Model confidence (mean pLDDT): 82 of 100.
Predicted 3D model of a 109-nucleotide RNA (c-di-GMP-I-GGC riboswitch aptamer) from a Gammaproteobacteria bacterium.
Of the family's consensus pairs, 95% are formed in the model.
It was read from a public genome assembly, where an Rfam model found it.
Lineage of the source: Bacteria > Pseudomonadati > Pseudomonadota > Gammaproteobacteria.
RNA sequence: CGCGAUAAAGGCAAAUCGAGCAAAAGCUCGAGACGCAAAGCCACGGGUCCUCGACUCCUUUGCGACGAUCGAGCGCCACGAAGGACCCAAGACAGCCGGGCUGCCGAGG
Numbered sequence: 001c002g003c004g005a006u007a008a009a010g011g012c013a014a015a016u017c018g019a020g021c022a023a024a025a026g027c028u029c030g031a032g033a034c035g036c037a038a039a040g041c042c043a044c045g046g047g048u049c050c051u052c053g054a055c056u057c058c059u060u061u062g063c064g065a066c067g068a069u070c071g072a073g074c075g076c077c078a079c080g081a082a083g084g085a086c087c088c089a090a091g092a093c094a095g096c097c098g099g100g101c102u103g104c105c106g107a108g109g
Stems, first nucleotide, its partner, number of pairs: 001109001003106002011036002016031006034095001040101003044098003047093003056085007064077001066075002
């Protein structure tokens, strides 16, 4: 330099549970270990997640105008409500993939 050993000394801690914080994603602490050689740090690129709000669109429903009808059913349009889709400010994730910074040990090469 590079690599990661059935080595040694140590380290971290998924799911889950308990307590707390947050609107949520999620975070912190404790218990707990699925795993990890950067599972140490940084949201820079991609990605995923959460969510306020606006536009547009869709569905359902209410109401009204208009058309049709003898009158309704029906058609169409406007408006209101609820739900959803797309986009998305802010936010979260470093144990999703890249990138940046830092770093313990040393068998083989």